[in-house]
RNA sequence: CUCUUAUCUAGAGAGGUGGAGGGACUGGCCCGAUGAAGCCCGGCAACCGACCGUGGGGAUUAAAAAACGGUUAAGGUGCCAAUUCCUGCAGAACCGGAGUUCUGACAGAUGAGAG
Numbered sequence: 001c002u003c004u005u006a007u008c009u010a011g012a013g014a015g016g017u018g019g020a021g022g023g024a025c026u027g028g029c030c031c032g033a034u035g036a037a038g039c040c041c042g043g044c045a046a047c048c049g050a051c052c053g054u055g056g057g058g059a060u061u062a063a064a065a066a067a068c069g070g071u072u073a074a075g076g077u078g079c080c081a082a083u084u085c086c087u088g089c090a091g092a093a094c095c096g097g098a099g100u101u102c103u104g105a106c107a108g109a110u111g112a113g114a115g
Stems, first nucleotide, its partner, number of pairs: 001115008013041001015040003021031003025088001027086002042080003047076002049072006084107001089104006
């Protein structure tokens, strides 16, 4: 970097440092010197892992896998304004129109697996 797959309306500091930017991209709309990014500390969270149980399998006994639940955050990631802040393509409903709402893609993010 590419592919597969799951999830994305919950949650998270009145700390230190730092100094102007940040919210992926487009168009918006926002956040920011009552201090942005980054870094440190702090916090949130169970995706993977670990452990426990259920389950299942088995002629019998014992065991493995799927599936489900729980515990764990000094095991590996991740995350900590606004729904993935809204939107971008397609369809539907409503509407005189502007437009509004809903659904599905696309894109993106994160985990796990593969190349």